[in-house]
RNA sequence: AUCCCAUCAAGAGAAGUGGAGGGACUGGCCCUAUGAAGCUUCAGCAACCUACCCAAUGGGUGUGGUGCUAAUUCCUGAGAAGAUGGAU
Numbered sequence: 001a002u003c004c005c006a007u008c009a010a011g012a013g014a015a016g017u018g019g020a021g022g023g024a025c026u027g028g029c030c031c032u033a034u035g036a037a038g039c040u041u042c043a044g045c046a047a048c049c050u051a052c053c054c055a056a057u058g059g060g061u062g063u064g065g066u067g068c069u070a071a072u073u074c075c076u077g078a079g080a081a082g083a084u085g086g087a088u
Base pairs, nucleotide, nucleotide: 001088002087004086005085006084007083008082013042014041015040016039017038021031022030023029025077027075028074043069044068045067047066048065049064051061052060053059054058073081
């Protein structure tokens, strides 16, 4: 990169730095100087793959690889899009 497959109503945050944006996009509506995004550190969650265990169409642990940690993917629109994982 490819829409090929699966999932998206659950879960989980603090500190330092930074200095005004952010929630992908439209329209809303929210978050934010009682510090936004980004970066760093530690912590956590368990979505997928992997590893191990069990009483095994399932459940558990959290080894590793990604990922994630405001609000139903915040709602909404697109004969929709996006995000994540796996495969190629």